[in-house]
Context: one part of a larger RNA
RNA sequence: CCCGCACCAAGACGGAAAGACCCCGUGAAGCUUUACUGCAGGCUAAUAUUGGGUUUUAGCCUGGCAUGCGUAGCAUAGGUGGGAGGCGUUGAAGCCUUGCUUUUGGGCGAGGCGGAGCCAACAGUGAAAUACCACUCUUGCCAUGUUGACAUCCUAACUGCGUGCCGUUAUCCGGUCGCAGGACAGUGUUAGUCGGGCAGUUUGACUGGGGCGGUCUCCUCCCAAAGAGUAACGGAGGAGUGCAAAGGCACCCUCAGCACGGUUGGCAAUCGUGCGUAGAGCGCAAAGGUACAAGGGUGCUUGACUGCGAGGCCCAUAAGCCGAGCAGAUGUGAAAGCAGGCCUUAGUGACCCAACGGUCCCGUGUGGAAGGGCCGCUGAUCAACAGAUAAAAGCUACUCCGGGGAUAACAGGCUUAUCUCCCCUAAGAGUCCACAUCGCCGGGGAGGUUUGGCACCUCGAUGUCGGCUCAUCGCAUCCUGGGGGUGAAGGCGCUCCCAAGGGUUCGGCUGUCCGCCGAUUAAAGCGGUACGUGAGCUGGGUUCAGACCGUCGUGAGACAGGUCGGUCCCUAUCUGGUGUGGG
Numbered sequence: 001c002c003c004g005c006a007c008c009a010a011g012a013c014g015g016a017a018a019g020a021c022c023c024c025g026u027g028a029a030g031c032u033u034u035a036c037u038g039c040a041g042g043c044u045a046a047u048a049u050u051g052g053g054u055u056u057u058a059g060c061c062u063g064g065c066a067u068g069c070g071u072a073g074c075a076u077a078g079g080u081g082g083g084a085g086g087c088g089u090u091g092a093a094g095c096c097u098u099g100c101u102u103u104u105g106g107g108c109g110a111g112g113c114g115g116a117g118c119c120a121a122c123a124g125u126g127a128a129a130u131a132c133c134a135c136u137c138u139u140g141c142c143a144u145g146u147u148g149a150c151a152u153c154c155u156a157a158c159u160g161c162g163u164g165c166c167g168u169u170a171u172c173c174g175g176u177c178g179c180a181g182g183a184c185a186g187u188g189u190u191a192g193u194c195g196g197g198c199a200g201u202u203u204g205a206c207u208g209g210g211g212c213g214g215u216c217u218c219c220u221c222c223c224a225a226a227g228a229g230u231a232a233c234g235g236a237g238g239a240g241u242g243c244a245a246a247g248g249c250a251c252c253c254u255c256a257g258c259a260c261g262g263u264u265g266g267c268a269a270u271c272g273u274g275c276g277u278a279g280a281g282c283g284c285a286a287a288g289g290u291a292c293a294a295g296g297g298u299g300c301u302u303g304a305c306u307g308c309g310a311g312g313c314c315c316a317u318a319a320g321c322c323g324a325g326c327a328g329a330u331g332u333g334a335a336a337g338c339a340g341g342c343c344u345u346a347g348u349g350a351c352c353c354a355a356c357g358g359u360c361c362c363g364u365g366u367g368g369a370a371g372g373g374c375c376g377c378u379g380a381u382c383a384a385c386a387g388a389u390a391a392a393a394g395c396u397a398c399u400c401c402g403g404g405g406a407u408a409a410c411a412g413g414c415u416u417a418u419c420u421c422c423c424c425u426a427a428g429a430g431u432c433c434a435c436a437u438c439g440c441c442g443g444g445g446a447g448g449u450u451u452g453g454c455a456c457c458u459c460g461a462u463g464u465c466g467g468c469u470c471a472u473c474g475c476a477u478c479c480u481g482g483g484g485g486u487g488a489a490g491g492c493g494c495u496c497c498c499a500a501g502g503g504u505u506c507g508g509c510u511g512u513c514c515g516c517c518g519a520u521u522a523a524a525g526c527g528g529u530a531c532g533u534g535a536g537c538u539g540g541g542u543u544c545a546g547a548c549c550g551u552c553g554u555g556a557g558a559c560a561g562g563u564c565g566g567u568c569c570c571u572a573u574c575u576g577g578u579g580u581g582g583g
Base pairs, nucleotide, nucleotide: 001583002582003581004580005579006578007577008576010575011574012573014570015569022404023403024402025401027400028399029396030395031394032393035201036200037199038198039197041194042193043192044191045190046189047188048187049186051154052153053152054151056149057148058147059146060145062143063142064141065140066139068137078136079135080134081133082132085119086118087117094113095112096111097110098109099108100107101106158181159180160179161178162177164176165175166174167173204216205215206214213233217239218238219237220236221235222234240385241283242342243341247301248300249299250298251297252296253295255279257275258274259273260272261271281290282289284347286345287344288343305328306327307326308325311322312321313320317386330339331338332337353379354378356376357375358374359373361372362371411458412456413454414453415452417451419447420446421445422444423443424442428438429437465540466538467537468536470532471529472528473527474526475525478503479502480501481498482497483496484495485494486493505519506518507517508516509515546564547563548562549561550559551558552557
């Protein structure tokens, strides 16, 4: 050096399973509910099946009877018309008994006695006689009819029962008979209401992982790198209007502040003089602009017009913006002119649908109409603001599928704020004395053990805490060794330098690492090795499915809250290693 055999499992990001965690998908499923929309089902009502009688009651028609009070007035005058008589032995006035009504004065009726009169036209009243007749109003009563309701009775629909009888030897069914119930119940239809019992779905995006929080359209400034434009969960603020004058025209005026003077009056009110390019004002944020007005006034007004629009700015589209000029009508100004809102830039919403007004348009054989078109206008926190539907929330640890290392948790990497250690400077402490020892405020580093940041390999899988076992390395050294300084007498220390050869205990508690405690020891070091080591062991913790408690939630369920329970696979091909044999 080559080839075996036995053995070990450190590596081949070993094998197995298109990661179950995490995120994504306008994926799925199961579950919940005061998500949305439905359906079953319940309740109630109407109606059909569904008929008869009676009482009560309400409405209506018809007939009859009654009813009606301001004041003046014999008095309780409903209205209008006719009208000079009407009623009475078929029994008037009056009296007695009694019913109804009442504005307490009367009105109407029934019975008895009675026995021949009673009422009207005439004076008064807005209106003339209930003398009489007709029609009619208000309110009430009676009767018939009809409709409805409540109650009640009936039997013939309908229902139940009877192993009654018959078909028939049949607890079905049908017929028949009897009993009970009974127009109810049951059933159909329609409507209202309740309705996770069931069903189909929805439940946004951005995001230094996701969730929670925040945001989503528009305006102003910075970022923005002297044209325009330009990102971030970069830094600051605003808008979702206002104004009939705060618009238009003509004419006039000039601010803030300061100084001085001046009654109450003061730092500051109104007044005067001077200085005063703008520091004022311009409805509202900021920027730009601006007194040669866009600012402050006065007068007259409605151009805060209709029909257009050459040409441009901006620009993926769709939008947005500027605009001379022409026609019509108008305001103002002597006129030239100016005026199609406001110093400018925010003050907003596509399409569909619907309402309203208008209109020369179309209008299903024709004329109309219905309906539509066109013009105008209205209804959006469609604010997730280029707006998925007219209409929508959650849970999943019972979960599933498709994907992602485009994206989190472990480990590694980069970084080193944080962390550990070192150094510089030296204020001060140390009686005195910065530096034996400690070292403010600051400054410079090293390391890569902490907590983080980033998201670079790995999601067709790199097993995660602790323990056990077995280690190996660093030195910023715990012990043992050598030395300097000392605020080192000795002894014990403190501090610094050199040094990694060897060593660095046993127990109690806890899953613990850590830590506390006990007993020793020369000492009971700190770290790295995928927080060394699960194809070496364990499986107490964490981190599936079960269950309990607390808390949160209407609930399904949830909780770096607690608690009991809970399958740890792999026969070693290669590298590596140990032992042994052969060539």
Model confidence (mean pLDDT): 84 of 100. Predicted 3D model of a 583-nucleotide part of an RNA (large-subunit ribosomal RNA, domain V) from a Candidatus Zixiibacteriota bacterium. Rfam family: Bacterial large subunit ribosomal RNA.